Overview: A computed fold for a 348-nucleotide part of an RNA from an uncultured prokaryote, annotated as small-subunit ribosomal RNA, central domain.
Context: one part of a larger RNA
RNA sequence: CUGGGCGUAAAGCGCGCGUAGGCGGCGGACCAAGUCGAGGGUGAAAGCCCGGGGCUCAACCCCGGAACGGCCUUCGAAACUGGUUUGCUGGAGUCCGGGAGAGGAGAGUGGAAUUCCCAGUGUAGAGGUGAAAUUCGUAGAUAUUGGGAAGAACACCGGUGGCGAAGGCGGCCUACUGGUCCGAUACUGACGCUGAGGCGCGAAAGCGUGGGGAGCAAACAGGAUUAGAUACCCUGGUAGUCCACGCCGUAAACGAUGAGUGCUAGUUGUUGGGGAGCUUGCUCUUCAGUGACGCAGUUAACGCAUUAGGCACUCCGCCUGGGAAGUACGGCCGCAAGGUUAAAACUC
Numbered sequence: 001c002u003g004g005g006c007g008u009a010a011a012g013c014g015c016g017c018g019u020a021g022g023c024g025g026c027g028g029a030c031c032a033a034g035u036c037g038a039g040g041g042u043g044a045a046a047g048c049c050c051g052g053g054g055c056u057c058a059a060c061c062c063c064g065g066a067a068c069g070g071c072c073u074u075c076g077a078a079a080c081u082g083g084u085u086u087g088c089u090g091g092a093g094u095c096c097g098g099g100a101g102a103g104g105a106g107a108g109u110g111g112a113a114u115u116c117c118c119a120g121u122g123u124a125g126a127g128g129u130g131a132a133a134u135u136c137g138u139a140g141a142u143a144u145u146g147g148g149a150a151g152a153a154c155a156c157c158g159g160u161g162g163c164g165a166a167g168g169c170g171g172c173c174u175a176c177u178g179g180u181c182c183g184a185u186a187c188u189g190a191c192g193c194u195g196a197g198g199c200g201c202g203a204a205a206g207c208g209u210g211g212g213g214a215g216c217a218a219a220c221a222g223g224a225u226u227a228g229a230u231a232c233c234c235u236g237g238u239a240g241u242c243c244a245c246g247c248c249g250u251a252a253a254c255g256a257u258g259a260g261u262g263c264u265a266g267u268u269g270u271u272g273g274g275g276a277g278c279u280u281g282c283u284c285u286u287c288a289g290u291g292a293c294g295c296a297g298u299u300a301a302c303g304c305a306u307u308a309g310g311c312a313c314u315c316c317g318c319c320u321g322g323g324a325a326g327u328a329c330g331g332c333c334g335c336a337a338g339g340u341u342a343a344a345a346c347u348c
Base pairs, nucleotide, nucleotide: 003320004319005318006317007302008301012316014201015200016199017198021194022193023192025088026087027086028085029084030083031082033081034080035077036076037075038074039073040072041071042070049065050064051063052062053061054060091191092188093187094186096183097182098181099180103177104176106174108172109171110154114150115149116148117147118146119145120144121143125136126135162169163168206247207246208245209244210243211242215241216240220236221235222234223233258315259314260313261312262311263310266293267292268291269290270289271288272287273286274285275284276283277282278281297304298303321348322347323346330341331340332339333338
């Protein structure tokens, strides 16, 4: 490379938008590039292969055939691919009427709790643990009442509930805004799918500048435990956690399952719509989502099973024994931390 693969054995890019490219619905007409048929030319000789012959055989040599997978050209065919053109509406999209939602980003606002401050009551303890101690407290703590300040997070509702491409999103209110679902005509007329590069988004931690800092809490200090205890437990406690702007670009970024389309038994729960029926709170039905179970099928097994890991097609990414190693070197990116691309010797 071919082949075979990618839920758990090696293997799906964290996610999207999209360039080139690849692939692409139904009908008519034309063209004839691909395709197919027929003919012609060429494909030197030698060699290889087959048949025959000559040196006593063989090597070697001679004759004939085949082959030379190919290229060029002429004529023809028009199903398929392609091209041009003309139509179509089922794919895709637009308009209209409704719907649900922690989707995003800005401003405002609320209560509970916590800590601190002030004041009152009150007195000897409080706190913490397996037990203690460090710690706080007669300079009045803990407890309790009233007042004030601050920051952060939003109990109940809350739900294999909802929304989002993923990361993720949860008090309330407001104005801005994205996506999506359902129902109906009407409209455009293949406008589609995927997507190497590219661009954007991207938890936490971390970095830069400036704010903020209640609680929590790496580091650090002390107290315990222990043979030791650079831990687990306790008392403290700084970065950080929060905000603005700018970086970083990683993760068990997981459904460890790329995207799209079609097809292939059902049963049951739940979310958002529509329709029908009646006895108005149920039944039937139909879309879209989200769970459980389960047939065929599939799988090495586990399991998956209309939300496929079944049956097919299209496009992309990735794998090819373990270690060395996601390392070295080089490139690119980054303020740095580091990220990304990515080997080999050697070894089993």

Rfam family: Bacterial small subunit ribosomal RNA. Model confidence (mean pLDDT): 90 of 100.